Predicted 3D model of a 263-nucleotide RNA (Bacterial large signal recognition particle RNA) from a Lachnospiraceae bacterium. Its Rfam family is "Bacterial large signal recognition particle RNA". The family's RNA type in Rfam is non-coding RNA gene. About the family: The signal recognition particle (SRP) is a universally conserved ribonucleoprotein involved in the co-translational targeting of proteins to membranes. The family is grouped with related families in Rfam's "SRP clan". Gene Ontology terms of the family: signal recognition particle, plasma membrane targeting and SRP-dependent cotranslational protein targeting to membrane, signal sequence recognition. The model forms 90% of the base pairs in the Rfam consensus. It is recorded under the gene name ffs. The RNAcentral record of the sequence draws on ENA.

[in-house]
RNA sequence: CCGUGCAGCCGGGGAAUUAGCGGAGCCCUGUACCUGCAAUCCGCUACAGCAGGGGUGAUGCCGAUCUGAGAAUUUCUGUUUAUGGAGCCGCCCUUAGAGGGCAGUUAUGACGUUUGGGUCUUGCGCAGCGGGAACCGGUGAACCGUGUCAGGGUGGGAACACAGCAGCACUAAGCCGGACCUCACGUGUGCCGCAAGGGUGCCUGGACUGAGCAAGCCGGUAAGGUAACGUCUGUGGACAGAUCUGCGAGGUGAGGCGCACGG
Numbered sequence: 001c002c003g004u005g006c007a008g009c010c011g012g013g014g015a016a017u018u019a020g021c022g023g024a025g026c027c028c029u030g031u032a033c034c035u036g037c038a039a040u041c042c043g044c045u046a047c048a049g050c051a052g053g054g055g056u057g058a059u060g061c062c063g064a065u066c067u068g069a070g071a072a073u074u075u076c077u078g079u080u081u082a083u084g085g086a087g088c089c090g091c092c093c094u095u096a097g098a099g100g101g102c103a104g105u106u107a108u109g110a111c112g113u114u115u116g117g118g119u120c121u122u123g124c125g126c127a128g129c130g131g132g133a134a135c136c137g138g139u140g141a142a143c144c145g146u147g148u149c150a151g152g153g154u155g156g157g158a159a160c161a162c163a164g165c166a167g168c169a170c171u172a173a174g175c176c177g178g179a180c181c182u183c184a185c186g187u188g189u190g191c192c193g194c195a196a197g198g199g200u201g202c203c204u205g206g207a208c209u210g211a212g213c214a215a216g217c218c219g220g221u222a223a224g225g226u227a228a229c230g231u232c233u234g235u236g237g238a239c240a241g242a243u244c245u246g247c248g249a250g251g252u253g254a255g256g257c258g259c260a261c262g263g
Base pairs, nucleotide, nucleotide: 001263002262003261004260005259006258008056009055010054011029012028013027014026019045020044021043022042023041033053034052035051036050037049060257061256062255066251067250070247072245075242076241077240078239079238080237081236082235083234084233085232086231089230090229092225093224094223095222096221100218101217102216104213105212112208113207114206115205116204117203118202119201120197121196122195123194124193125192126190127189128187129186130185132183133182135178136177137176138175139174145170146169147168148167153162154161155160
C1' cells in the first nucleotide's frame, strides 16, 4: 500500500408506565434497513429489547462548546367558561310619607264650608203602554137557525090545509172596522205621588270665601323583598403570556478513534 473479516453505525427525544431499561401505543423532530414477538403487554438486568437476515465500513463512528423546535413541572397575570355564596353594591319590584320636574286642572273661581235636586233597593198608588173582554157599526148560514115563504110538491070533490126549496128580512158562530166612556190582567214605560231602608259611590244647581289642587309619570327619602343579569368572592376547566426547575430532537462541530489475519 492492497485485500478479507470483525468492532462501530443503519435515528433521536418528551410525558406516561416500570424497581429500572428498551420495544410497542400517544406527542415533537427528522427521513436514517427488512421480518417475527408484544397493552388483561413483550423482552431484558445496569454493557440493558429478544430472535433471524441485510447494508456500510475514514465522504465512517464518537464527541466538548454554541444554538435550539418541542413537551413536562412551579408560581403569577390576563381572557373565557362551569359552579357555590353575598340582598343596608348596581339593576329590578313592593309599601309609606313628602312633593323637585313633567303631564293635567283652576279668577268662565281651586281647596274648604254650607244647602238643594237627580240617581240606589223594596212596597203601594196613579198615569201610560200592550194585548183581551164588554160596547157601537158593518158583514155574515145552499142543507144540519128563526120569520115570511113565489114556483113546484102532497092531501082533499071543493073551500082550503100541510110540508117546504129558492128569494127576502133578522140573527148564531165567525170576520172586518171604530173609538169618548167601562172591566180585568201584564209591565225596570214614567222630569208622577207616598212610605220604609241604604248612603258618600256618581252627576248636577245655588251661597260664602279667595289661590291653589293633585300624586298618573320621572327623580329623591325611608322600610322591605328578589340571586335572572352586572358586580364582589370562593373552587375547578380551557387558552395566552411571563417565570421556576430539570429534560431536550435537529443544526454547528474543537477534538478523538480501532482490532485480527493474509499479500